The RNA shown here (small-subunit ribosomal RNA) has 1445 nucleotides and comes from a metagenome. The prediction has a mean pLDDT of 85. RNAcentral holds the sequence, with entries from SILVA.
[in-house]
RNA sequence: AGAGUUUGAUCCUGGCUCAGGAUGAACGCUGGCGGCGUGCUUAAUACAUGCAAGUCGAACGGAGGUAUGUAGCAAUACGUAUCUUAGUGGCGAACGGGUGAGUAACACGUUGGUGACCUACCCCAGAGAGGGGGAUAACAGCUCGAAAGGGCUGCUAAUACCCCAUGUCGUCAUGGUGCUUAGAAAGCCAUGCCGAAAGGUGCAAACCGCUCUGGGAGGGGCCUGCGUCCCAUCAGCUAGUUGGUAGGGUAAUGGCCUACCAAGGCGACGACGGGUAGGGGACCUGAGAGGGUGACCCCCCACACUGGCACUGAAACACGGGCCAGACACCUACGGGUGGCAGCAGUAGGGAAUAUUGCACAAUGGGCGAAAGCCUGAUGCAGCAACGCCGCGUGCGCGAUGAAGGCCUUCGGGUCGUAAAGCGCUUUUCGGGGAGAUGAGGAAGGACAGUAUCCCCGGAAUAAGGAUCGGCUAACUACGUGCCAGCAGCCGCGGUAAAACGUAGGAUCCGAGCGUUAUCCGAAUUCACUGGGCGUAAAGCGCGUGCAGGCGGUCCGGUAAGUUGGAUGUGAAAUCUCCUGGCUCAACUGGGAGAGGACGUUCAAUACUGUCGGACUCGAGGACGGUAGAGGGAGGUAGAAUUCCCGGUGUAGUGGUGAAAUGCGUAGAUAUCGGGAGGAAUACCAGUGGCGAAGGCGGCCUCCUGGACCGUUCCUGACGCUCAGACGCGAAAGCUAGGGGAGCAAACGGGAUUAGAAACCCCGGUAGUCCUAGCCGUAAACUAUGUAGACUUGGUGUCGGUGGUGUAAAAACCAUCGGUGCCGUAGCUAACGCGUUAAGUCUACCGCCUGGGGACUACGGCCGCAAGGUUAAAACUCAAAGGAAUUGACGGGGGCCCGCACAAGCAGCGGAGCGUGUGGUUUAAUUCGAUGUUACGCGAAGAACCUUACCAGGGUUUGACAUGCAUCUCUAAGGCGGUGAAAGCCGUCGAGUGUAGCAAUACACAAUUUGCACAGGUGCUGCAUGGCUGUCGUCAGCUCGUGUCGUGAGAUGUUGGGUUAAGUCCCGCAACGAGCGCAACCCCUGUGUCCUGUUGCCACCCCUUAAUUGGGAGCACUCUGGACAGACUGCCCUGUGAAACGGGGAGGAAGGUGGGGAUGACGUCAAGUCAGCAUGGCCCUUACACCCUGGGCUGCACACGUACUACAAUGCUCAGUACAGAACGAGCCGAAGCCGCGAGGCGGAGGUAAUCCCAAAAACUGAGCCCAAUUCGGAUUGCAGGCUGCAACUCGCCUGCAUGAAGCUGGAAUCGCUAGUAAUGCCGUAUCAGCUACGACGGCGUGAAUACGUUCCCGGGCCUUGUACACACCGCCCGUCACAUCAUGGAAGUCACUUGUUCCCGAAGUGCAUGCGCCAACCGCGAGGAGGCAGUGCCCUAAGGAAUG
Repeated sequence: AGAGUUUGAUCCUGGCUCAGGAUGAACGCUGGCGGCGUGCUUAAUACAUGCAAGUCGAACGGAGGUAUGUAGCAAUACGUAUCUUAGUGGCGAACGGGUGAGUAACACGUUGGUGACCUACCCCAGAGAGGGGGAUAACAGCUCGAAAGGGCUGCUAAUACCCCAUGUCGUCAUGGUGCUUAGAAAGCCAUGCCGAAAGGUGCAAACCGCUCUGGGAGGGGCCUGCGUCCCAUCAGCUAGUUGGUAGGGUAAUGGCCUACCAAGGCGACGACGGGUAGGGGACCUGAGAGGGUGACCCCCCACACUGGCACUGAAACACGGGCCAGACACCUACGGGUGGCAGCAGUAGGGAAUAUUGCACAAUGGGCGAAAGCCUGAUGCAGCAACGCCGCGUGCGCGAUGAAGGCCUUCGGGUCGUAAAGCGCUUUUCGGGGAGAUGAGGAAGGACAGUAUCCCCGGAAUAAGGAUCGGCUAACUACGUGCCAGCAGCCGCGGUAAAACGUAGGAUCCGAGCGUUAUCCGAAUUCACUGGGCGUAAAGCGCGUGCAGGCGGUCCGGUAAGUUGGAUGUGAAAUCUCCUGGCUCAACUGGGAGAGGACGUUCAAUACUGUCGGACUCGAGGACGGUAGAGGGAGGUAGAAUUCCCGGUGUAGUGGUGAAAUGCGUAGAUAUCGGGAGGAAUACCAGUGGCGAAGGCGGCCUCCUGGACCGUUCCUGACGCUCAGACGCGAAAGCUAGGGGAGCAAACGGGAUUAGAAACCCCGGUAGUCCUAGCCGUAAACUAUGUAGACUUGGUGUCGGUGGUGUAAAAACCAUCGGUGCCGUAGCUAACGCGUUAAGUCUACCGCCUGGGGACUACGGCCGCAAGGUUAAAACUCAAAGGAAUUGACGGGGGCCCGCACAAGCAGCGGAGCGUGUGGUUUAAUUCGAUGUUACGCGAAGAACCUUACCAGGGUUUGACAUGCAUCUCUAAGGCGGUGAAAGCCGUCGAGUGUAGCAAUACACAAUUUGCACAGGUGCUGCAUGGCUGUCGUCAGCUCGUGUCGUGAGAUGUUGGGUUAAGUCCCGCAACGAGCGCAACCCCUGUGUCCUGUUGCCACCCCUUAAUUGGGAGCACUCUGGACAGACUGCCCUGUGAAACGGGGAGGAAGGUGGGGAUGACGUCAAGUCAGCAUGGCCCUUACACCCUGGGCUGCACACGUACUACAAUGCUCAGUACAGAACGAGCCGAAGCCGCGAGGCGGAGGUAAUCCCAAAAACUGAGCCCAAUUCGGAUUGCAGGCUGCAACUCGCCUGCAUGAAGCUGGAAUCGCUAGUAAUGCCGUAUCAGCUACGACGGCGUGAAUACGUUCCCGGGCCUUGUACACACCGCCCGUCACAUCAUGGAAGUCACUUGUUCCCGAAGUGCAUGCGCCAACCGCGAGGAGGCAGUGCCCUAAGGAAUG
């Protein structure tokens, strides 16, 4: 510091997601040790049990125990010492500890104030403590009660209580004085009234207490400026309310309370209401600013079962005190009582989740005490928990046969891996044994703890896991699975070769942890103060006026509020940073320093802002003189047109449309003429012309009226800009009431169109459109661009004005102000674009935006008669939605062009029969593949067996075929026999080669047998592939380098103007070149020359023949096949011509690529082929391999494609007569001749081929047929034959005779062809024993018609345009309906919670009143009084009840 994700790609906008850090955590897997921390975030839910606040006998009287003294016989009595202590009394219990419910508040933080206050214990100072009195608990007796608790009578003490005295002193009153202050007060002096006290211990000294007063320290109360969450869908709130006076109350100010008086007070700077929440130091994060949090530790507050209340006290309205009410729980003798863990442990419950009913007061601190001491769940420790942070370890070194084993493999190897084993070493930890602290002070005393630590011994011994490995993101393979199971933070993986699922091996990252989940910050400049935007991405209010608010021209002076600087005070400690110490280090912790932001006081500065005063004129406004205008309102008026009415003329149609029909019309329309009525709107002028704030405004005239501009530079003197709220205006439609209504026209009716047509088109037609009055308040109310001001190169139109030049007057020109357009510089912008009329550069103010959908919605409020408007969410859901531009593709968009694409023609197909292929169906099998064009006489250039892959049956198992190793023998090739359908099985005979050796024989080779490796597979996947092929398409295209342009995808080049068959060529051009294609080079063919001369040729010459026959001679011609020539727009004319090129012409065999062929760019279709071949993976292995016999591929109700033959007379039949080319031929072609009606047979010349052979038909000549299902047509069937072959039954071809079917030119639709072409005729070849060939590939003969033209159909090319398409129009995509699920709104009502107002009732309690009952202290001789208490009443009031929100 960024990354992933919208697209085919790009830039931008924008959201979502990830990598980091953190946690009082939890969950999963795993787990060795130690240190330091931390540990109910939920139910402020309920609590069993124990403990958490007592202490003082040196305040007091008693009681009890122990020891002891004296007296006594003893009981006992009187003491002394000591211990314990219920009660009285004192101090404490208001601290410490817990919790965060409430609280949005002077609660907290911070700064001040208190001249408005208090303060026990402690410290300092001053003064004092004299004299009396009356009670009461305890105790005793009686008594009530289950208990808890009481009652009555009697006794008694005090540092308990009371009275008197004294008064340093204090309060109060009065008088005087008095500094200060805004003004009081305080202080000082005098006088008067009133107001204190307690004793205890000690032999003593003395000490501890007591009273009054002043001061201090520490603590507290109250007041105060500033700061402190969300909602405006909470906008008005308030009667003790705001203030005053008087009084009460308090330690003290104050409506704190009461009475009276006044009517105030708060609020857009957010009152009131609602929601949420303890606040701070700090903690987490962040570069910071911020954002989030408020566990542990520290400070403050609040609370103590819930609500209320006071008492005591220095302090409480009191966690372990009291009273009352309520809920809950417990005890009960049912009468009544008791209780409050949000103290420490612990229990139940809740929950994802949070510990021991431990030890000790040794330390620190606290209470009491003179002290010893007692108490202390504060605290110190221990226990549990990887909950966190930090540290340590699980060994170290050597060790390659790179062991075994696992995994992978291209089978060679690689990897786990120096890893292990093995050898050597060490002992942190661990186990055993021993020693053993600091923490404790002047002695003893240690919970922790026999702990930390140290020493010795033992032995590698006791100790590694988790997640991940598609990208982000470090880390890859195999197998399994097969859109299944599953994964997933986002994008997304999985449909048979998954690096994404599961497992394994390996790897990566962390490591006693690792992952997941949750939450916060960051990344996110994604609420933007730092630091964003609003023309089109979300975003400028429809427009104006304008209060508050914000901001504000020039100069001078004062002031010093803001601002800036210095000094100073505060900003607790801890935390943080730096330095430095202590634990072996670290975490942790001690010391020192620093920073921090805010605030107070004071001094100073005066640039800017503010404020006060003075001045100015350029902002703003006014005055005067002119100007233009559909600016607004009211009234009037004009002509054209439409419609209607009346009348005339006139007759059959009219009207309307793509075409029609509905409609109107013989009751007289339309048309036309005349007259009249009525409403609405104003042609031409008219213009990116004018006016207005916007909406908007259009004949003419009159009246009223707003604004703008220009000129003069006379006046005022900052009077200004913007504007939340507010107010006004605001198209169309719509609403209310009343008019009006010609035309037009929602709705509606009819006619068409259509599959339908609730639409578009046509005929009608009502609201409405118009007027008056009033609502509505919205629009793509748009320049999608808020208002105002300033500044910043230009050009050119136009409207209004002014000045100048100019003219007779104009025009025109120059300058300038204001408006309105276009083009463009810089600059800006994501781009498009904007560009002095800014979207440039700045200023002021307002409005608005923060992913898409839900949603211009719901609820609530406000407005409205309604329709509805305005303000405006959430749940849920998606990973995008979007802007601009790019390349394609597409369009029933446009332009240009081409093609047998259409048109013009010729011949067909579709109907018939037959052949062939396919589908379907059938079958044991009918093997497989090809399926729009681009499958279907296709693979197949030839299925009777074979082929053959299919089926049935019979067989073989190292195999029909290859290689290697081992083995076996005499057998192998071949023959014979048996069996059999054959294959096969069984049996039998059977030659050998080489080397060594005399030989037997041995070894080797070949062969066989057997065994192991392996062979084999036309089994699957053409969507794993190579190769080859089809198609677009022989269409003219497809690209690259460099340069240039663009942020970029990309563009340019390749576009443009011409031209071409062509991206062919020319010209132009930020392009210049180049490549693959086009063309040419190649082959065939057309002309000529030269060469060649047999097997070809035969003109001439000789001989010969019946002959054009044979021989010679010859190579002239034809021909053969080789080399050349020829054609290049080369020449001429011509064109809008610059060229390219086009048109015409000459010459020429051929003329503008002469004709034909071969040749197929980048790519597209996951096109075709695993069955031609090759090949990865998978599958079979006595079978999915191999052999054989027979069958099938030929089956047949049907459907389609493609051929053949026909339907006839341009024909058929018969007879006669001619003329080819290219091929083929030795297991072959086969002549003549003979036989046969014929297929064919016999025959065998010649031919290994320019020599011989196969070998022509249509045509032509003549004859017949005479329009007939025929002398057309030939299917089908019967019989008889021929040929090939082992074999023609399934299932071949051919011949003869006989038979003679359908068919008389073919519906919709559809194919081919532009010249030697179509059509038509025959010939040849491959395959091949034969043949289904009518096919395929070639050859020659005869030989046409037509093309005006490019509107249309199909396909294609180039340019351009739109696009929400990009698996690209066979695209994308909208709505209803059906079913299911989820979330939300409404709903008669109903329930719960919170809360307002009013009323009733009213506990405890303070206060006041009363007090006839009761009472010790004081007075009084007494009666009685003073004073007090109970009781009662009143006010207030918690809870409760009721009503209504």